[in-house]
RNA sequence: GGCUCGAUAGUGUAGAGGUUUAACAUACGUGCUUUGGGUGCACGUGGCCCGGGUUCGAAUCCCGGUCGAGCCC
Repeated sequence: GGCUCGAUAGUGUAGAGGUUUAACAUACGUGCUUUGGGUGCACGUGGCCCGGGUUCGAAUCCCGGUCGAGCCC
């Protein structure tokens, strides 16, 4: 330098044009439970890498950038 794949709550993942909300686990906060802690239960907090394009509508499709992983030279 070229090619492929990826980037979504603090962390690990799902979601592949709309349909009820971006979902699950974990984390964190509050409450209940306990003599206390832990476990468990309920509620809550927190997210689509950046810019542009397509579309009535983009986390999702396209282009560029940045970063990461792998392969080739």